Predicted 3D model of a 477-nucleotide part of an RNA (small-subunit ribosomal RNA, 3' major domain) from a metagenome. The full RNA is in RNAcentral, with records from SILVA. Model confidence (mean pLDDT): 81 of 100.
Context: one part of a larger RNA
RNA sequence: UGACGGGGGCCCGCACAAGCGGUGGAGCAUGUGGUUUAAUUCGACGCAACGCGCAGAACCUUACCAGCCCUUGACAUGGCGUCUAAAUCCCGGCGAGAGCUGGGGCUCCCGCAAGGGGGGCGUCACAGGUGCUGCAUGGCUGUCGUCAGCUCGUGUCGUGAGAUGUUGGGUUAAGUCCCGCAACGAGCGCAACCCUUGCCUUUAGUUGCCAUCGGGUAGGGCCGGGCACUCUAAAGGAACUGCCGGUGACAAGCCGGAGGAAGGUGGGGAUGACGUCAAGUCCUCAUGGCCCUUAUGGGCUGGGCUACACACGUGCUACAAUGGCGGUGACAAUGGGCAGCGAAAGAGCAAUCUGGAGCUAAUCCCCAAAAGCCGUCUCAGUUCGGAUCGCGGGCUGCAACUCGCCCGCGUGAAGGUGGAAUCGCUAGUAAUCGUGGAUCAGCAUGCCACGGUGAAUACGUUCCCGGGCCUUGUACA
Numbered sequence: 001u002g003a004c005g006g007g008g009g010c011c012c013g014c015a016c017a018a019g020c021g022g023u024g025g026a027g028c029a030u031g032u033g034g035u036u037u038a039a040u041u042c043g044a045c046g047c048a049a050c051g052c053g054c055a056g057a058a059c060c061u062u063a064c065c066a067g068c069c070c071u072u073g074a075c076a077u078g079g080c081g082u083c084u085a086a087a088u089c090c091c092g093g094c095g096a097g098a099g100c101u102g103g104g105g106c107u108c109c110c111g112c113a114a115g116g117g118g119g120g121c122g123u124c125a126c127a128g129g130u131g132c133u134g135c136a137u138g139g140c141u142g143u144c145g146u147c148a149g150c151u152c153g154u155g156u157c158g159u160g161a162g163a164u165g166u167u168g169g170g171u172u173a174a175g176u177c178c179c180g181c182a183a184c185g186a187g188c189g190c191a192a193c194c195c196u197u198g199c200c201u202u203u204a205g206u207u208g209c210c211a212u213c214g215g216g217u218a219g220g221g222c223c224g225g226g227c228a229c230u231c232u233a234a235a236g237g238a239a240c241u242g243c244c245g246g247u248g249a250c251a252a253g254c255c256g257g258a259g260g261a262a263g264g265u266g267g268g269g270a271u272g273a274c275g276u277c278a279a280g281u282c283c284u285c286a287u288g289g290c291c292c293u294u295a296u297g298g299g300c301u302g303g304g305c306u307a308c309a310c311a312c313g314u315g316c317u318a319c320a321a322u323g324g325c326g327g328u329g330a331c332a333a334u335g336g337g338c339a340g341c342g343a344a345a346g347a348g349c350a351a352u353c354u355g356g357a358g359c360u361a362a363u364c365c366c367c368a369a370a371a372g373c374c375g376u377c378u379c380a381g382u383u384c385g386g387a388u389c390g391c392g393g394g395c396u397g398c399a400a401c402u403c404g405c406c407c408g409c410g411u412g413a414a415g416g417u418g419g420a421a422u423c424g425c426u427a428g429u430a431a432u433c434g435u436g437g438a439u440c441a442g443c444a445u446g447c448c449a450c451g452g453u454g455a456a457u458a459c460g461u462u463c464c465c466g467g468g469c470c471u472u473g474u475a476c477a
Stems, first nucleotide, its partner, number of pairs: 001477002003474003007471007015461002019425005026317008034308002042053002064303007073126001077125008089104006108117003128292002131290003137286002139281003142277001144275001149188006155164003168179003194269004200237003203233003208227003213224003240263001243257005319418001323377006335366003340359002345354003384415001389410007431453007
């Protein structure tokens, strides 16, 4: 000087408390451990591994296993030799395919030529490796933590390591600001600048809108017309403790009030200092070293990654009446679409099929569900719950046996609100309801986004956890 303390002081954070909803019990989905296996590829392991890499394992992917094959190789560049157009294409044989092999057809360009380009074969350099080392590395990322810290120059003090500044008194979300001070300044962080959202306004009016006027219709902004409203596009204004009162050291600020759509950082996002964890990644990529080179490389068929006495994490669905079922029935916002989205009409109990209007997009298509209203059930393992299993059907795809999703009929398991323990959340939040998207032929309870309905509680900082500043002790570095 740090680090640490079941030392002290001050102060924060859904850290506790106050509340609401969960997890832990059940069934299933998914990841992991374990076990099994020819293989169940590999990585990730407290927070910060475990719906993680995987934004989607039937083949492919695929790295794993078995079997069958190839050896200058699936791919790159070059040298030498040799042949010549070769490949593509067509017809066979063996074969699961890869591959091996027989035959046929076609014959190139530049140049007068030598030769060159291109191709096959042989050979040599080499290719190739998701093989090892993340404790050799780059890059990228997680984490403490969006915590308020981390430093430097000069000066001064100290023999020196170092100190000072950065401590102190207030204050702030903040090393934020004010005052004081042997310090005076500065940098990286904080804040602001950026995006979005909330109000009004100016400009503009098509693809948007329809108050007024006219026309038309079974109905509809459908048409003329208009730009008032909604909305959209873009640029500006608007909030700064600016104003008033109180308080404070006359300061910074704090408390209350006015006006205002919004008030003291308005809400949300992006933004992550010096560093820590030899944190993660050599399987994105790049890369040193080591290792393999008829194999640790390459191709293919099939299997496996989907196994299942069990254990854990994360989720979905429930256990019901604030509900189930039947009928009726409104109201969104993101976003996506041409090998695509696909309406009306029709077939089917349905999944789905036929059909193709329309849309290269504010134009067309995909578009809610809870809510509300009416009826029924009457507290039961039930008209709750839907696992499991049987049969039949549909879709995608070369192909759904291992191993996809969906529909119909039947079947109807556990489950009566979950022990110890434990998680999230402070407002348009939690809870609840559906919708869209990426990946994607097909496959979503996961992920990312969007809107609808919409709470309760916070006395307070003693305690648990994490963190910041000062101080104290130390046999630790």